[in-house]
C1' cells in the first nucleotide's frame, strides 16, 4: 500500500431483522456460621463511533476508529 476477519456487562461468550439484550465467572447486599470458604436468595452492570436503509437495527449498507492475519 491491497485484501480479509473481529469490536455486546469487569472477564469469557449467547442473541432467525421483532419479547425487558442473555448466560456463566467476578462484583455489592442479605440470610446460615463461633468465624472464615463453599453452597444459598436477591441487586447493579454492555451493544466502539457517526450515518444510511427499514414500520422496527446488536444483526444489513457506507464511512471512520482500534485489535488481528494474508500480500507487496
Nucleotide at each position: 500500500g491491497c485484501c480479509c476477519c473481529c469490536a455486546u456487562a469487569g472477564u469469557u461468550c449467547a442473541a432467525c431483522g421483532g419479547a425487558u439484550a442473555g448466560a456463566a465467572c467476578a462484583a455489592a447486599g442479605g440470610a446460615c456460621u463461633c468465624c472464615u470458604a463453599a453452597g444459598c436468595c436477591u441487586u447493579a452492570g454492555a451493544u466502539c463511533c457517526a450515518a444510511g436503509u427499514u414500520c422496527a437495527a446488536u444483526u444489513c449498507u457506507u464511512g471512520g476508529u482500534g485489535g488481528g492475519g494474508g500480500c507487496a